[in-house]
Molecule: c-di-GMP-I riboswitch aptamer
Organism: Synergistes sp.
RNA sequence: UCACGAAAAAGCCACAACUGCCGAAAGGCAGUGCCGGAAAGCCAAGGGUCUAAGACGAAAGUUAUGACAGCCGGCUGCCUGA
Numbered sequence: 001u002c003a004c005g006a007a008a009a010a011g012c013c014a015c016a017a018c019u020g021c022c023g024a025a026a027g028g029c030a031g032u033g034c035c036g037g038a039a040a041g042c043c044a045a046g047g048g049u050c051u052a053a054g055a056c057g058a059a060a061g062u063u064a065u066g067a068c069a070g071c072c073g074g075c076u077g078c079c080u081g082a
Stems, first nucleotide, its partner, number of pairs: 001082003005079001012037002017032006035070001041075003046072002048068003054063003
C1' cells in the first nucleotide's frame, strides 16, 4: 500500500422485546436482553427513508427547522495475509 478476510488471536458493539426517563411524533438515553455485525467506530451541509409539533389549506392533505448511519454513502481504525 492492497485485500475486506480462508483459518485464527485479542477483543468490540448490541436487534427485537420489557422497564424507567425525555419527546407532539419519528425517535433518543439508561438498565435487562443477544437478533446479528469485519467497521453495527465517527460523520446529518451527498442520496434515501421516517415523523408532522408549528405553518399553510374549506377539507383531504402538504411541508423539516425534527429524526434515522443496524439504508446507501463519506472518513478513520484492530488483527491476519500478500